[in-house]
RNA sequence: AGAGUAGGCUGGGCGGCCGCGGCUCGCUGUUGCGAGUCGAGGAAAGUCCGAACUCCACAGGGCAGGGUGCUUGGUAACGCCAAGGCGGGGCGACCCGACGGAAAGUGGCACAGAAAACACACCGCCUACGUCCCGGUUCGCCGGGGCCGGCAAGGGUGAAAAGGUGCGGUAAGAGCGCACCAGCGGUCUGGCGACAGGCCGGCUUGCUAAACCCCACCCGGAGCAAGUCCAAAUAGGGGAGCGAUCGAGUGGCCCGCUCGGCUCCCGGGUAGGACGCACGAGGCGCGCGGCGACGCGCGUCCCAGAUGAAUGGCCGCCGCCCGCAAGGGUACAGAAUUCGGCUUACAGGCCUGCUCACAUU
Numbered sequence: 001a002g003a004g005u006a007g008g009c010u011g012g013g014c015g016g017c018c019g020c021g022g023c024u025c026g027c028u029g030u031u032g033c034g035a036g037u038c039g040a041g042g043a044a045a046g047u048c049c050g051a052a053c054u055c056c057a058c059a060g061g062g063c064a065g066g067g068u069g070c071u072u073g074g075u076a077a078c079g080c081c082a083a084g085g086c087g088g089g090g091c092g093a094c095c096c097g098a099c100g101g102a103a104a105g106u107g108g109c110a111c112a113g114a115a116a117a118c119a120c121a122c123c124g125c126c127u128a129c130g131u132c133c134c135g136g137u138u139c140g141c142c143g144g145g146g147c148c149g150g151c152a153a154g155g156g157u158g159a160a161a162a163g164g165u166g167c168g169g170u171a172a173g174a175g176c177g178c179a180c181c182a183g184c185g186g187u188c189u190g191g192c193g194a195c196a197g198g199c200c201g202g203c204u205u206g207c208u209a210a211a212c213c214c215c216a217c218c219c220g221g222a223g224c225a226a227g228u229c230c231a232a233a234u235a236g237g238g239g240a241g242c243g244a245u246c247g248a249g250u251g252g253c254c255c256g257c258u259c260g261g262c263u264c265c266c267g268g269g270u271a272g273g274a275c276g277c278a279c280g281a282g283g284c285g286c287g288c289g290g291c292g293a294c295g296c297g298c299g300u301c302c303c304a305g306a307u308g309a310a311u312g313g314c315c316g317c318c319g320c321c322c323g324c325a326a327g328g329g330u331a332c333a334g335a336a337u338u339c340g341g342c343u344u345a346c347a348g349g350c351c352u353g354c355u356c357a358c359a360u361u
Stems, first nucleotide, its partner, number of pairs: 002356009012318007020039008041332001045343002048341005053223004065219005070084005085099001086097004100214002105212002107208003122155002124151003130147007163181006182204001184201007227275004237266006246260005282301008319330004
């Protein structure tokens, strides 16, 4: 100096003027003024997981339904994170993986192909055994052909073909035998475990579970417009009292029934207001334990809380980018109950560990 890989931090600075929201204090007195102080993010986003909190439901257990799915840990919890195992990719640092069970059962495997799972025979290979015919014969058989048959090595089809390669073996072949390899079962050793290694065995049980299913574990619903409290005006509801032996209705009359006035009280809902709502699984620093995720202890800090919804606008100087210059631009984005994650977006800048290749010493 080049190429790469893993991770972390940052993501404009200073000043002036005007303005906005919360809190505290003062002056005021009912919404103002002044002073002080605080006022967006690493993702505030998507709303995809997990929780806190609230209300509703709920004896316990089971069924159904849904989710998760290598192991061990971490955590309030998780589908998250860490470390490890196995498989795959990369020369490597490192990266990726829905990664339980197909020897419990059911189903599926298009086209092509003989056959797609109770294997099968199109081309092909063989004629040992049995039998028939022809020819030869030294009468033991030999050669050729047919029938009955044998085989799955080779070819061909396919995404996938019944363990693979090699040697032996055979009429030709075949785990038929053997060696190595893969797989399965048993066993021993190491490991908490996933698993790894050794030995033995019979030789082999296709693929598919983001198909049904089986196994293990987990799961009630709705969401801060949750929910709780205070509470007008108007209308309506309930009760008590007061005044008529009053009026109206009940199709004409009587009884009965219903309705009607005023005052006070009660309760529900709406407008409106308050709480929930900002001290929290909290941030930062140090120490200790742990490979790590993380945990424990001590110290320190208080850090938005709006609701027609504040966090803004203008100017000057500087930084950075584009441009010869004049000049232009300055990422993604923006709280709405709160946390832990994941995912997605992001101009530019800085730092650290490691790998590969080249050159020089």

This is a predicted structure of a 361-nucleotide RNA (Bacterial RNase P class A) from a Candidatus Hydrogenedentales bacterium. Taxonomically the source falls in Candidatus Hydrogenedentales (Bacteria, Pseudomonadati, Candidatus Hydrogenedentota, Candidatus Hydrogenedentia). Its Rfam family is "Bacterial RNase P class A". Rfam classes the family as a ribozyme. Its family is annotated with tRNA processing, dimeric ribonuclease P complex and ribonuclease P activity in the Gene Ontology. RNAcentral holds the sequence, with entries from ENA.